Context: one part of a larger RNA
C1' cells in the first nucleotide's frame, strides 16, 4: 500500500414542543390492577381543558397595588381542546463513534532491582618493607643510630571476579542495551550463593527522582468506566428547490456559547418592498474661509514697561530695547466656523417593477477565525500580500472567456443536447481564431518590453520677446584710444587684491573696464565699432515621444516566444472580423405561476362540502459550501393478496435491452443445487473511500 468483510444520529420516557394525521368533541383521555387470551371486557384515582387575579388569605368577568367609584398592572368581552400514531427539535440518561492524560476503591507483586537480616563461598602470581622484637653501638639511665627480624597496609603491579571510562562497529542489531581493542577496583565502605525481610503518597536509595519483574515525580491487575474532552479526526444511496455567515452586544469571554442580525419551511397580510421623477423636510463632511477658538509671517502705527540723560518733587526729553490694541497684505486646524455642497437619509405623491419583494407569528438551522480590490479614514514610515473601521464589488459557496501561468483583478452568472448564430472583456504577422486593415501624425530609444530626484543645442508642435536687405547671427580683416598709473589704500595697486566715485574728450566705436596674465608694468582678450561675406539668426515659454541617471549570484530572463522599424511600437479617427457555459435560433426535463379543460371515467380520505392525484397553452425560474425543505432509490425482516421452482430457486459471471439518478429486467447464456419473487403496508443493527479505523488475506 491493496482487496474482502465489520464500522458511526440509536433507544428509553402515561416527558417538553411543533407539525401531519386519526378518534370523539366543551369536553377528551384512562394508570396501577382485575377478568383473562379476543392487542377483548372492565377500572374515574389521576391528568389536560372549560377564568382569571394576587406573595397569600381571597374574591371572581374581574382581581392586585390603593383611602378611593382615581390612576395603572395582568385578565374577559365569545371559545377548541383532548387522546393515539409518524416526522422535526429538545430535556434526561454514555445519547453520533473513537481518542486521553489523569482520579478513586481493592487487591498483586522484592524469582529484576534497591536496602537489611541470618548462614556459607571466592580472590593466580609478584612487590614494598609500618609497629613491636632482637643484636651492636651510644647515655648515668635514657633519647637515640645502624643492622636484623618481622610481616601492617580502604598499599603497589597484575590474573579469575566485579566495574563500565574512551574508540569504532551494531542501529527494520546476532543482541528491546550487545560486540572489538584498549580502560578502572582487585584483603576491601570488596565480590558472590543460599534462605528471609521492607508495598504504591508507600517501601529502598553513599541522593540519579534513581530503583521497585524490559513499566516509575508515585508500579501492576481489575473495578467505578462507555470518567470528562468548549479539542482533533470520521460519518455510508440518488434526484429536485432555495440558499447563508463569518456582524453587533454580552460573557473568567476570545478558535466556546447566549440574544439580536443573515437562511429555510409553515402560516397570515396583500403592494406595505425596491427604483426612477417632482414636493417637502433634517444635517454641518468635501471645499472653503478666519466672523469665534487657538496657531502662525511681514510691514504700519505704536500704547505699556525697560535703558540713557534732566531733575529737590512733579514730571519731562531720548531709545538700532521690549512691543498690546488697531490697520495692510498673505497664511494654518480631526477635537475652530461667518457659510458649505455633491452622494446619502426621513416623509409625501406619480410612474414602472410586481420577483425566491415587504412586513407579523411559529418549527428547524448554519454563522459569530473571513480574504482581496475599489473609494474615505485611523494607526503606521501618507511602509508591508500591515493593522483597524466605513462603504461598494468579486473570492468564500462560482463554472466558463481575458489578464502567458495566476481564489479575491477585467467580462460574464454554467438545468441538458446541438459539426447553428450574435456579441462582451480581450484581441486579428506566425505559434494561434480573426486585418503584415484604412487615413494622418509621433517614436530610433527594440523606447515599447521596469523606476526616481536631477541632467542635457535628441527630436516634432504650439507661442511670446529681440537682432536682420538701413545687411543681421557666426566665421575672418582692422579698430578697440586721450585726460589718466581716477582718488583711496599700500612695499607696490598702472581697467583687473581690496574700498569710493564711475565722469569728461576725440570719434564709426571704445567700460575709470568681461576675463587670462605681470611683484607692479608689459602682453593676450572681450564689450563697443567699420569693412569682408550673404539671408535668416538668438532668448524664452509650454505641450507630445524620446536620451541619461540603471549594479547580483543556474541560463537569455523587465514583450509568453519567435519575431517586429512609414511597425506587429504610441497618438487620433474610422471600416470590419474573432472571441463566452453570455444572448439567440431547435430539441428536452424539471420547478413555479397564471389562465383553460377535465373534475366524465380511475384512485385515497368521505353522508355531504372539500383536498389530492391530471392535461393544454403562456409567463418567469433551474452555479452553489454550511443549512433548511421535497421526492424517490436500494437491503434485510414482518404481514398480506398473486405467483415461480430439481423441466433447475438464490447467488455469481457474460451478453443484451431499459430509466431523470440511486437502479432495474419474470430477457437470454453459462455456473450453480434449493428454495425464491411481486403489490400494498409495516419494521429496521439499512447503502462505506476516507476515521495514523478494526479484523483476515496479499
Nucleotide at each position: 500500500g491493496c482487496c474482502u468483510g465489520c464500522g458511526a444520529g440509536u433507544u428509553u420516557g402515561c416527558g417538553g414542543u411543533g407539525u401531519g394525521u386519526u378518534g370523539c368533541g366543551a369536553g377528551g383521555u384512562u394508570a396501577a390492577c382485575c377478568c383473562g387470551u379476543g392487542u377483548g371486557g372492565g377500572g374515574a384515582a389521576g391528568c389536560c381543558g372549560u377564568a382569571g387575579c394576587g406573595a397569600a388569605a381571597g374574591c371572581g368577568a374581574g382581581u392586585c397595588c390603593g383611602a378611593a367609584u382615581a390612576g395603572g398592572g395582568c385578565g374577559g368581552u365569545g371559545u377548541a381542546g383532548u387522546a393515539g400514531c409518524g416526522c422535526g427539535c429538545u430535556c434526561a440518561a454514555g445519547a453520533c463513534c473513537c481518542g486521553a492524560a489523569g482520579c478513586g476503591g481493592a487487591g498483586u507483586g522484592a524469582u529484576c532491582u534497591a536496602g537489611c537480616c541470618a548462614u556459607g563461598g571466592g580472590c593466580a602470581g609478584g612487590u614494598u618493607g609500618a609497629a613491636g622484637c632482637g643484636g651492636a653501638g651510644g647515655u648515668a639511665a635514657g633519647a637515640c643510630u645502624u643492622c636484623g627480624u618481622g610481616g601492617a597496609g580502604g598499599a603497589c603491579c597484575g590474573a579469575a571476579c566485579c566495574c563500565a571510562c574512551c574508540a569504532g562497529g551494531g542501529u527494520u542489531g546476532a543482541a528491546a542495551a550487545c560486540c572489538u581493542g584498549g580502560g578502572g577496583g582487585a584483603u576491601g565502605a570488596c565480590c558472590u550463593g543460599u534462605g528471609g525481610u521492607u508495598a504504591g503518597g508507600g517501601g529502598u536509595g553513599a541522593a540519579a527522582g534513581g530503583c521497585c519483574a524490559a513499566u516509575c515525580a508515585a508500579a501492576c491487575u481489575c473495578c467505578g468506566u462507555g470518567a470528562u474532552a468548549g479539542c482533533u479526526g470520521g460519518u455510508u444511496c440518488u434526484c429536485c428547490c432555495c440558499g447563508a455567515a463569518a456582524u453587533g452586544c454580552a460573557u473568567u469571554u476570545a478558535g466556546g456559547u447566549g440574544c439580536a442580525g443573515c437562511g429555510u419551511c409553515g402560516u397570515g397580510u396583500g403592494u406595505u418592498u425596491c427604483u426612477u421623477g417632482c414636493c417637502g423636510g433634517a444635517g454641518g463632511u468635501a471645499g472653503a474661509g478666519c466672523a469665534c477658538u487657538g496657531g502662525a509671517u511681514a510691514g504700519g502705527c505704536g500704547a505699556u514697561g525697560g535703558g540713557c540723560c534732566c531733575u529737590a518733587c512733579c514730571g519731562g526729553g531720548u531709545u538700532a530695547c521690549u512691543g498690546a490694541c488697531c490697520u495692510u497684505a498673505g497664511c494654518c486646524a480631526a477635537a475652530c466656523u461667518c457659510c458649505g455642497a455633491a452622494u446619502g437619509c426621513c416623509g409625501g405623491u406619480a410612474a414602472g417593477u410586481g420577483a425566491g419583494a415587504g412586513c407579523g407569528c411559529g418549527g428547524c438551522a448554519g454563522u459569530g477565525a473571513g480574504a482581496c480590490u475599489g473609494u474615505g479614514g485611523g494607526g503606521g514610515a501618507u511602509a508591508a500580500g500591515c493593522u483597524c473601521c466605513a462603504u461598494g464589488g468579486u473570492c468564500g459557496a462560482g463554472a466558463g472567456g481575458g489578464a502567458a501561468a495566476c481564489a479575491g483583478c477585467c467580462c460574464a452568472g454554467a438545468g441538458c443536447a446541438u459539426c447553428g448564430a450574435c456579441u462582451a472583456a480581450g484581441g486579428c504577422c506566425c505559434c494561434u481564431a480573426a486585418g503584415c486593415g484604412u487615413a494622418c501624425g509621433c517614436u530610433a530609444a527594440g523606447u515599447g518590453g521596469g523606476a526616481a530626484a536631477g541632467g542635457a543645442u535628441g527630436u516634432g508642435g504650439a507661442g511670446u520677446c529681440g537682432c536682420a536687405g538701413a545687411g543681421a547671427c557666426a566665421a575672418c580683416c582692422a579698430g578697440g584710444a586721450g585726460g589718466u598709473u581716477g582718488g583711496c589704500u599700500u612695499a607696490g595697486a598702472a581697467g583687473c587684491a581690496g574700498c569710493c566715485a564711475c565722469c569728461c574728450u576725440u570719434g564709426a566705436a571704445a567700460g575709470a573696464g568681461u576675463g587670462c596674465g605681470u611683484a607692479a608694468u608689459a602682453g593676450c582678450u572681450c564689450a563697443c565699432u567699420g569693412g569682408u561675406c550673404u539671408a535668416g539668426u538668438g532668448a524664452u515659454u509650454c505641450c507630445g515621444c524620446g536620451c541619461c541617471g540603471a549594479c547580483a549570484a543556474u541560463g537569455u530572463a523587465g514583450c509568453g516566444g519567435g519575431g517586429c522599424u512609414c511597425a506587429a511600437g504610441c497618438g487620433u479617427a474610422c471600416c470590419g472580423c474573432c472571441g463566452a457555459a453570455g444572448u439567440c435560433g431547435u430539441g428536452u426535463c424539471a420547478u413555479u405561476c397564471a389562465c383553460a379543460c377535465a373534475u366524465g371515467a380511475g384512485g385515497g380520505c368521505c353522508a355531504a362540502c372539500g383536498c389530492c392525484u391530471g392535461u393544454g397553452u403562456g409567463g418567469a425560474u433551474g452555479g452553489g459550501u454550511a443549512g433548511g425543505g421535497g421526492a424517490g432509490c436500494g437491503u434485510c425482516g414482518u404481514g398480506u393478496g398473486c405467483c415461480g421452482g430439481g423441466u433447475g430457486a438464490a447467488g455469481c459471471a457474460g451478453c443484451c435491452g431499459u430509466g431523470g439518478a440511486a437502479g432495474c429486467g419474470a430477457g437470454u447464456u453459462g455456473u450453480g443445487g434449493a428454495c425464491g419473487g411481486u403489490u400494498c403496508a409495516c419494521g429496521a443493527g439499512u447503502g462505506a473511500g476516507a476515521a495514523u479505523g478494526c479484523a483476515g488475506g496479499c
Molecule: large-subunit ribosomal RNA, domain II
Organism: Streptomyces acidicola